[in-house]
């Protein structure tokens, strides 16, 4: 870097340094000299892997066999010592497509525009696995 799969309305920031940007892109909107990004220190969160627990569920095995015991797994729960990650705003919202609503707009009264609701997708992020 590419591919596959899972998740993305929960959660969690102070100090130092720095000195103008940041929120991926585009549009919107927002954050920011009451100090952006980056870096450092400390703290925190708990999404994934790993760890602990492990059913009243599943599965397998054993036995003195219609139950009992044990192993493994899963739902659930836990810790924050490990590997990543994260700590404004739902991934900040939208972008493409479908469905629906109606109280908006109009030189066009519409199979229109825009708005709102909702579903799916795209893109992106993170993890795990693979190349």
């Nucleotide at each position: 870097u590419u591919c596959u799969c899972a998740u993305c309305c929960u959660g969690a920031g102070a100090g130092g340094u720095g000195g103008a940007g940041g929120g991926a892109c585009c549009g919107g909107c927002c954050c920011u000299u009451u100090g952006a990004a980056g870096c450092c220190u400390c703290g925190g969160c708990a999404a994934c892997c790993g760890c602990c627990u492990g059913a009243u569920g599943g599965u397998c095995a054993g036995c003195u066999a219609c139950g009992c015991u044990g192993g493994c797994c899963u739902g659930g729960g836990g810790a924050a010592u490990g590997g990543u990650g994260c700590c404004a705003a739902u991934u900040c919202c939208g972008u493409c497509a479908g469905a629906g609503u109606g109280a908006c707009u109009c030189u066009c009264u519409g199979u229109a525009g825009g708005a709102c609701u909702u579903u799916g997708g795209a893109a992106g992020a993170u993890g795990a696995g693979a190349a």